[in-house]
RNA sequence: AGGAAAGUAGUUCAAUGGCAGAAUGGCGGUCUCCAAAACUGCAGAUCACAGUUCGACCCUGUGCUUUCCUG
Numbered sequence: 001a002g003g004a005a006a007g008u009a010g011u012u013c014a015a016u017g018g019c020a021g022a023a024u025g026g027c028g029g030u031c032u033c034c035a036a037a038a039c040u041g042c043a044g045a046u047c048a049c050a051g052u053u054c055g056a057c058c059c060u061g062u063g064c065u066u067u068c069c070u071g
Stems, first nucleotide, its partner, number of pairs: 001070007010024004018054001026042005047063005
């Protein structure tokens, strides 16, 4: 320099145009002499900017970051 893939919660991943979820982690509660475990509740996220659409995590464009391949 060229090509490809990915970007969603603290972390690992779902969600193939119509209510953004799970596990784990965090906080509170129950239990316990205390703690752990278990049970239970709560909070927490769509890389950025535009476009298409009644409606975008999802489709399109540009940019940014990361990874891989070629050289």

Predicted 3D model of a 71-nucleotide RNA (transfer RNA) from Hominimerdicola alba SY3. The sequence is in RNAcentral, with records from ENA and Rfam. Its Rfam family is "tRNA". Rfam's curators write: Transfer RNA (tRNA) molecules are approximately 80 nucleotides in length. By type it is a transfer RNA.